The part of an RNA shown here (large-subunit ribosomal RNA, domain III) has 399 nucleotides and comes from Gynuella sunshinyii YC6258. The full RNA is in RNAcentral, with records from ENA, Rfam and SILVA. Its mean pLDDT, the model's own confidence on a scale to 100, is 83. Its Rfam family is "Bacterial large subunit ribosomal RNA".

[in-house]
Context: one part of a larger RNA
């Protein structure tokens, strides 16, 4: 320079009460304003105690601070089913022997790791200051071992099937959700009107079990035979014969039905003693705690980007693998062991779980107008996730 610029989005504050040494900023209330495909809610990554409670205000907070993501202290994360661990493999890594190299080392078979992918199983309500698909209540499910009973050809690191997959497009059937009516509870207006065809609020419930629908795919069963599937096979593949309903055709020619496999939703159950009130009573540190009673809980319409759909149609550039599951036998075992079904008992360890997550808690040296993958995403108008105004919810961006 200068008590100058600046105090980091122009979403906005005002009043009353409280606390306090002190209040524009903290707490409570009432108004007003802003977001609302977000400035709301929930995860992944990342962070790591920032979460909750009490207390304090030096420093940190671009001002003050009684406040705080600040200091100090105490508390808080509960799982067979959520995720990991586990089983399996992809790109890729490592790599016994092996090959190459003077060596260091390089390549690579068997193998072994490696998720961002495949693989068993849980929902609803309640509860804490702070956790909950984890605790509690109710109702389920999966898997393994053991025992008992019944019936039995079982057996793999091998064979076969399945798992198993692209882009685009279209239609149908549904549901979540929304809306309307009915029903229940309450209200009747300080201003012209408002007992009515009025106003406000509510009208909620899962997994699982049973049934097997709209729809999709496909002929099904039996016998014989067999140069293929590295050996074997009753399995798969090839060849062939027979049986099975209706219509149709020159013709076992074509179509359909039945059957088989699959498949949303609806319905019944779960389910009432749940949930549902500005209710009543008692206590109270005025935050709340305990007890009692507990209404309606239906119908219609609309409708997804969600489900049926890993489907269907179509196109060329032709769109993972392995485990698992089903089945077949080899060696072998054959009153055993093993397998299938039912019932019962027991087990299901360990790790994560607080909190932030379009952000003041992550990445940007900052409480930084930047950046950050996924899910939900209501109403009115609208083609719409545009836009405008609102709901739930959250904020008024620390002079």
């Nucleotide at each position: 320079g200068a008590g100058u610029a600046a105090c980091g989005a122009u979403a906005a504050u005002g009043c009353a009460g409280g606390u306090g040494a002190a209040a524009a900023a903290c707490c409570u209330g009432c108004a007003c304003g802003c977001c609302g495909a977000a400035a709301g809610a929930c995860c992944a990554a990342g962070g790591g105690u920032u979460c909750c409670u009490g207390u304090c205000c030096a420093a940190c907070g671009u001002u003050a601070a009684u406040c705080g993501g600040g200091g100090c202290a105490g508390g808080g994360u509960g799982a067979g089913u959520c995720g990991g661990c586990c089983c399996c493999u992809a790109a890729g890594g490592c790599g016994a022997g092996a090959c190459c190299g003077c060596a260091a080392g390089g390549u690579g078979u068997a193998g072994u790791c490696g998720a961002u992918g495949g693989g068993a199983a849980a929902c609803g309500g309640g509860u804490u200051a702070a956790u909950a698909u984890u605790c509690c209540c109710g109702u389920a499910c999966u898997u393994a071992a053991u025992a008992u009973g019944a019936c039995u050809g079982c057996g793999a690191u091998g064979g076969a099937g399945u798992g198993a997959c692209g882009g685009a497009g279209a239609a149908g059937g549904c549901u979540a959700g929304g809306c309307c009516a009915g029903c229940c509870u309450g209200g009747u207006g300080a201003u012209g009107g408002u007992u009515a065809u009025c106003c406000a609020g509510g009208u909620u419930u899962a997994a699982g079990g049973g049934u097997g629908u709209a729809g999709g795919u496909u002929a099904g069963g039996g016998g014989a035979u067999u140069a293929g599937g590295c050996a074997a096979a009753u399995c798969c593949g090839g060849u062939u014969c027979c049986c099975u309903c209706u219509c149709u055709u020159a013709a076992g020619u074509g179509a359909g039905a039945a059957g088989a496999c699959u498949g949303a939703g609806a319905c019944c159950u779960g389910a009432a003693u749940a949930c549902g009130g500005u209710g009543g009573g008692a206590c109270u540190a005025u935050g709340g705690u305990c007890c009692c009673c507990g209404a309606a809980g239906u119908g219609g319409u609309u409708a997804a980007u969600g489900c049926c759909c890993g489907g269907c149609u179509u196109c060329c550039a032709a769109g993972a693998a392995a485990a698992g599951c089903u089945u077949c036998u080899a060696a072998g075992c054959g009153u055993c062991a093993g397998g299938u079904c039912a019932u019962a008992u027991u087990g299901a360890a360990c790790c994560g779980u607080a909190c932030c997550c379009g952000a003041a808690a992550c990445c940007g040296a900052c409480a930084c107008a930047g950046g950050u993958g996924g899910u939900c995403g209501g109403g009115u108008a609208g083609a719409g996730a545009a836009u405008a105004c609102c709901a739930a919810g959250g904020c008024g961006c620390u002079u």